């Protein structure tokens, strides 16, 4: 060069084209303790890798880049 997967909060991760984008972990309050761990409760954090299209409607289908593994050459 070519073909396959993969990119969602700080970190991992679910998400049949639909009604508020999920769950852990970490944070940050409260409760609990004499404190501290730990458990509990509840709360902030996402321009779903960027650009474009197709749909009334896209994280999700389509198209190019960009990163990242893996295989051929």
């Nucleotide at each position: 060069g070519g073909g396959c997967c993969g990119g969602u909060a700080g970190u991992c991760u679910a998400g049949c084209g639909g009604u508020u984008a999920u769950g852990a972990c970490a944070u940050c309050a409260c409760c609990u303790u004499u404190a501290c761990a730990c458990g509990g409760u509840g709360g902030g954090g996402g321009u779903c890798g960027g650009a474009g299209g197709u749909u009334c409607a896209a994280a999700u289908c389509c198209u190019c880049c960009c990163c990242g593994g893996c295989c051929c050459a």
A computed fold for a 73-nucleotide RNA from a Candidatus Nanoarchaeia archaeon, annotated as transfer RNA. Its mean pLDDT, the model's own confidence on a scale to 100, is 82. The RNAcentral record of the sequence draws on ENA and MGnify. The same sequence occurs in records of 3 taxa.